[in-house]
Context: one part of a larger RNA
Molecule: large-subunit ribosomal RNA, domain III
Organism: Marinobacter xestospongiae
């Protein structure tokens, strides 16, 4: 220069009370305003202790601070089933031998790695100041081992088959959800009315088992044959006779158990800083309705849209009173890791408590084609002068 510019989104603050040296900003209450396809909730990735509590304010926070993602100190992440690990494989990497090159190397076979995919199996509730599909109640599955008990041709890095796949389009069964009447409980209004066709609040319940439904796809079972499937082979595929028109496989849902359970609005008690213990009504029925399920389904198009593994089934070498295979009760195991917290953001990428940037997933009332747009729930905030 100057006590100027600026204090980082114009979503907005006011009143009371507390605490404390001090309060516009911390905490409680009241009341107002913002967002609500988000400025709510989960998560991946990334960050790495920011989680919770108690003590602090130097510095950091564009003020101020009792507050804080700050300082100190203590707590705090609990899994057979949620994710990796683990089996398998994609592109693509590495590569015994090999080729191939002055050397370093490349390049590749047998193999071994590599998920963003494919694979076994849990649901409701509670409970902490911070976990929770881990902890606890309750109900379940699942994979393997071993006993015993019945029956039995059992086996593979081989063969089959199945895993197994595009766009787009319709019409159809559901269902999450919402809506509304019924039910349950409370209320009767400190300006005037309100005992009613009033007001408010609340009606919620999962995997699992059982039966197989709306629908879908395929003819289905049996015999003998057989040049294929790199050998065999009862399988698979090709032919030929025969019976039956029904049979298997696939399937949302909705019923019953599950539940004489839990959850529940209010009540009552205790203490109040916020809370804690008990108890506990109704708990149903109609309409509506998905982008969710059935469905990887069906129609339809060409640009014809992964692979191996687990599964099932064949036999091969072998073994065949062993072993081993089914199946049924029982008695065990299921190890290791992440797991707090932010996650469209003051915790992650921008030098910062930055108006940018950052993949998924939930989707509720009113109007409305509509995930627009407007006001609201729920639930979070008023953007630190």
């Nucleotide at each position: 220069g100057a006590g100027u510019a600026a204090c980082g989104a114009c979503a907005a603050u006011g009143g009371g009370g507390g605490u404390g040296a001090a309060a516009a900003a911390c905490c409680c209450c009241c009341a107002c305003g913002c967002c609500g396809g988000a400025a709510g909730a989960c998560c991946a990735a990334g960050g790495g202790u920011u989680c919770c509590u108690g003590c602090g304010c130097a510095a950091c926070g564009c003020u101020a601070a009792u507050c804080g993602g700050c300082g100190c100190a203590g707590g705090g992440u609990g899994a057979g089933u949620c994710g990796g690990c683990c089996c398998c494989u994609a592109a693509g990497g590495c590569g015994a031998g090999a080729c191939c090159g002055a050397a370093a190397g490349g390049u590749g076979u047998a193999g071994u790695c590599g998920a963003u995919g494919g694979g076994a199996a849990a649901c409701g509730g509670g409970u902490u100041a911070a976990u929770a599909u881990u902890c606890c109640c309750g109900u379940a599955c699942c994979u393997u081992g071993g006993a015993u008990c019945a029956c039995u041709g059992c086996g593979a890095u081989g063969g089959a088959g199945a895993g197994a796949c595009g766009g787009a389009g319709a019409a159809g069964g559901c269902u999450a959800g919402g809506u509304g009447a019924g039910c349950c409980g409370g209320g009767c209004g400190a300006c005037g009315g309100u005992u009613g066709u009033c007001c408010c609040g609340g009606u919620u319940u999962a995997a699992g088992c059982a039966a197989g439904u709306a629908g879908g796809a395929a003819g289905a079972g049996g015999a003998c044959u057989u040049a294929g499937g790199c050998a065999a082979a009862u399988c698979c595929g090709g032919g030929u006779c025969c019976u039956c028109a029904a049979u298997u496989c696939c399937g949302a849902g909705a019923u019953g158990c599950g539940a004489c359970g839990a959850c529940g609005a209010g009540u009552u008690c205790c203490c109040u800083a916020g809370g804690g213990a008990a108890u506990g009504a109704a708990g149903u029925c109609a309409u509506u309705g998905a982008u969710g399920c059935c469905a990887u389904g069906c129609u339809u198009c060409c640009a014809g849209g992964a692979a191996a593994a687990u599964c099932u089934u064949c036999u091969a070498a072998g073994c065949u009173u062993c072993a081993g295979g089914u199946g049924a009760u029982u008695c065990g195991a299921g190890a290791c890791c992440g797991u707090a917290c932010c996650c469209c953001a003051a915790a992650c990428c921008g030098a910062c408590a930055c108006a940018g940037g950052u993949g998924g997933u939930c989707a509720g009332g009113u109007a409305g084609a509509g995930a627009a747009u407007a006001c609201c729930a729920a639930g979070g905030c008023g953007c630190u002068u």